Bacterial RNase P class A from a Desulfobacterales bacterium, 371 nucleotides, folded computationally. It matches the Rfam family "Bacterial RNase P class A". From the family's description: Ribonuclease P (RNase P) is a ubiquitous endoribonuclease, found in archaea, bacteria and eukarya as well as chloroplasts and mitochondria. By type it is a ribozyme. It is recorded under the gene name rnpB.

[in-house]
RNA sequence: GGAGUAGACCGGACGAUCGCUGAAUCCAUUCGAUUUGGAGGAAAGUCCGAACACCGUAGGGCAGGGUGCUCCAUAACAUGGAGUCACGGCAACGUGAAGGAAAGUGCAACAGAAAGCAAACCGCCCCGGUAAAACCGGGGUAAGGGUGAAACGGUGCGGUAAGAGCGCACCAGUUCCCCGGGUGACCGGGGAAGCUAGGCAAACCCCACCCGGUGCAAGACCAAAUAGGGAAACGUUUGAGAGUUGCCCGCUCGAGUUUCCGGGUAGGUCGCACGAGGUGUCGCGAAAGCGGCAUCCCAGAUGAAUGAUCGUCGCCUGUUUCGGGGCAACCCGCUGCAGGUACAGAAUUCGGCUUAUGGGCUGCUCCGGCC
Numbered sequence: 001g002g003a004g005u006a007g008a009c010c011g012g013a014c015g016a017u018c019g020c021u022g023a024a025u026c027c028a029u030u031c032g033a034u035u036u037g038g039a040g041g042a043a044a045g046u047c048c049g050a051a052c053a054c055c056g057u058a059g060g061g062c063a064g065g066g067u068g069c070u071c072c073a074u075a076a077c078a079u080g081g082a083g084u085c086a087c088g089g090c091a092a093c094g095u096g097a098a099g100g101a102a103a104g105u106g107c108a109a110c111a112g113a114a115a116g117c118a119a120a121c122c123g124c125c126c127c128g129g130u131a132a133a134a135c136c137g138g139g140g141u142a143a144g145g146g147u148g149a150a151a152c153g154g155u156g157c158g159g160u161a162a163g164a165g166c167g168c169a170c171c172a173g174u175u176c177c178c179c180g181g182g183u184g185a186c187c188g189g190g191g192a193a194g195c196u197a198g199g200c201a202a203a204c205c206c207c208a209c210c211c212g213g214u215g216c217a218a219g220a221c222c223a224a225a226u227a228g229g230g231a232a233a234c235g236u237u238u239g240a241g242a243g244u245u246g247c248c249c250g251c252u253c254g255a256g257u258u259u260c261c262g263g264g265u266a267g268g269u270c271g272c273a274c275g276a277g278g279u280g281u282c283g284c285g286a287a288a289g290c291g292g293c294a295u296c297c298c299a300g301a302u303g304a305a306u307g308a309u310c311g312u313c314g315c316c317u318g319u320u321u322c323g324g325g326g327c328a329a330c331c332c333g334c335u336g337c338a339g340g341u342a343c344a345g346a347a348u349u350c351g352g353c354u355u356a357u358g359g360g361c362u363g364c365u366c367c368g369g370c371c
Base pairs, nucleotide, nucleotide: 001367002366003365004364005363006362007361009359010358012313013312014311015310016309017308018307020038021037022036023035024034025033026032040343044354045353047352048351049350050349051348052215053214054213055212064211065210066209067208068207069083070082071081072080073079084098085096086095087094088093099206100205104204105203106200107199121145122144123141124140125139126138127137128136129135153171154170155169156168157167158166172196174193175192176191177190178189179188180187181186219270220269221268222267229261230260231259232258233257234256241253242252243251244250277296278295279294280293281292282291283290284289314341315340316339317338318337319336322333323332324331325330
């Protein structure tokens, strides 16, 4: 210098002007004034897990769903930390739904003779037709060829008609036992058996553990107008009530009128901002994390606020003058010019995951150059 890999971090600053919105105070009929608060690392996707609320629920089981190496963390998790094993990478490191296939059922395209208590296409060997070759028929054979993703251990020696774990040695693998290490997954070592046991469980299934449903449009409270419901009182030729000039009489109309109660709707209030909370520090722990102390209060809208413009600076990219460093590729600083300054935006609240996005920083690995 190049290529790669992992991790943590920041997410513009200040000023002026004009706006929006929560709260408090003042003035109050409103309008308004002052002070103060006002998005994120993802507020996003709504994919997991919870809190909370209502409904359901004696307890247990079945069905259904989820999770699935180990230990730890956590309110919980399909999350995190540290490990184990397998695979990929020269490496740093990455990826893994990673229990069970010697419980049962099932599946495997094409090719191939044969695809699961194996199988005879070619080849090899024996016997017969024949004395021989070739050929035909019967049988043996999984060592060799060929097919396939996969063909029932590998190498060597023996053995045999030819072969074969048929026998033996070594190696690999399986099951069981013992010893040592580890909390554990597992690792290391030794022995025995049997000769070899294929793959797929994000196929059914078996095993272990977990799981009620719906979501803040949950839900609680206050509560118009109109209509309808219930009750009481008065009243229907013994006339409630209404109209007629304020009242009385009179006249006219006249079968309902008045009061109360309760439910729901519009609308409003709460839920709703003190919380598995933030920051700092100390202790424990390998870490995730846990605990102590101090300190802070930090959005709360609902036709849905949190913004806009201008100026100065910062940052990034390209280019450029000058200076410095280096053998060089190139690097650093300064100056000028041009362009840019992302992704995105709360809506009950938390813990995660995933996705989007600008920037610089640090650790580590491999390769190359020079000394």